This is a predicted structure of a 125-nucleotide RNA (FMN riboswitch aptamer (RFN element)) from a Bacteroidota bacterium. Of the family's consensus pairs, 100% are formed in the model.
RNA sequence: ACAAUUCUUCGGGGCUGGGUGCAAUUCCCGACCGGCGGUUAAAGCCCGCGACUCUUACUUUAGGGUGAGACUGAUUCCGUGAAACCCGGAAGCCGACAGUACAGUCUGGAUGAUAGAAGAAAAGU
Numbered sequence: 001a002c003a004a005u006u007c008u009u010c011g012g013g014g015c016u017g018g019g020u021g022c023a024a025u026u027c028c029c030g031a032c033c034g035g036c037g038g039u040u041a042a043a044g045c046c047c048g049c050g051a052c053u054c055u056u057a058c059u060u061u062a063g064g065g066u067g068a069g070a071c072u073g074a075u076u077c078c079g080u081g082a083a084a085c086c087c088g089g090a091a092g093c094c095g096a097c098a099g100u101a102c103a104g105u106c107u108g109g110a111u112g113a114u115a116g117a118a119g120a121a122a123a124g125u
Stems, first nucleotide, its partner, number of pairs: 001125002005121006017029003031105002033095002035049004044093002053070007075091005097108003
């Protein structure tokens, strides 16, 4: 200096205002939000990952745990530049499940889980 492995902490945002209606933060007008890693350069919509839902194998007294798989949304134009689907300008688009007057934003599973980030110890090389 590198580092098997172990542990700790952290780890998601958003309907102001108005219309209709018995009733809607769910409909309509309008408003607002953007997890993680990567990519010659900063990304919700380029590539990949996670979350949600489902299937399955093993395991557990049970709750559940581990692994594998399925599913998995959305962008163009112009400009700058060596380089941008990432920057600037313009116009667009997307957003699990359950509940409820139809929900990206409310309530709930969730004081959960996870991609991952930071740090500590450290066999060993």